The RNA shown here (transfer RNA) has 73 nucleotides and comes from Albidovulum litorale. Its Rfam family is "tRNA". Gene Ontology term of the family: triplet codon-amino acid adaptor activity. The coordinates come from a structure-prediction model, not an experiment, and the mean pLDDT is 82. The sequence was found in a public genome assembly.

[in-house]
C1' cells in the first nucleotide's frame, strides 16, 4: 500500500428500496412473595461511523473518509 469483510439501543445481533427501525439480554417501574431469586405486564433508552450523491423515497444502492477484523505485499 492493494484487496475482502463488518460498523443498527448499554451489550449480542436481525433488518438487504416504501412498516411509527426491531428482538434477546441488561436498566427502570409494577404486580407476585414475609424478603430475595424466579416469573408475568409495562416504560425508556437510536445523528442505523462520518459526509456527499442517486431516487418521488435511503438503515438499505453509489462514492469518498473514519474506525475494526482477515488476506496479499
Nucleotide at each position: 500500500g492493494g484487496c475482502c469483510u463488518c460498523g443498527u439501543a448499554g451489550c449480542u445481533c436481525a433488518g438487504g428500496g416504501g412498516a411509527u427501525a426491531g428482538a434477546g439480554c441488561g436498566a427502570c417501574c409494577g404486580c407476585c412473595u414475609c424478603c430475595u431469586a424466579a416469573g408475568c405486564g409495562g416504560u425508556a433508552g437510536g445523528u442505523c461511523a462520518u459526509a456527499g450523491g442517486u431516487u418521488c423515497g435511503a438503515a438499505u444502492c453509489c462514492u469518498a473518509u473514519c474506525g475494526g477484523g482477515g488476506c496479499c505485499g